RNA sequence: GGGGCUGUAGCUCAGUUGGGAGAGCGCUGCCCUUGCAAGGCAGAGGUCAAGAGUUCGAACCUCUUCAGCUCCACCA
Numbered sequence: 001g002g003g004g005c006u007g008u009a010g011c012u013c014a015g016u017u018g019g020g021a022g023a024g025c026g027c028u029g030c031c032c033u034u035g036c037a038a039g040g041c042a043g044a045g046g047u048c049a050a051g052a053g054u055u056c057g058a059a060c061c062u063c064u065u066c067a068g069c070u071c072c073a074c075c076a
Base pairs, nucleotide, nucleotide: 001072002071003070004069005068006067007066010025011024012023013022019056027043028042029041030040031039049065050064051063052062053061
């Protein structure tokens, strides 16, 4: 330098036909308990890596950029 994959909640990830942003764990409150844990109920938490474009409508399609992983090439 070129190719491929990945980037979504604090963490691990799903979202597979373009229309509702979600799960588990964690966190907060309440119930339960003498208290804690476990359990039950409820809740908070999101620039879907960034920017632009297409579209009535984009996490999803296109372009550019950034970061990580990986393969190849080049130099030594």
The RNA shown here (transfer RNA) has 76 nucleotides and comes from a Pseudomonadota bacterium. The coordinates come from a structure-prediction model, not an experiment, and the mean pLDDT is 82. It matches the Rfam family "tRNA". It is annotated as a transfer RNA. Rfam links the family to the GO term triplet codon-amino acid adaptor activity.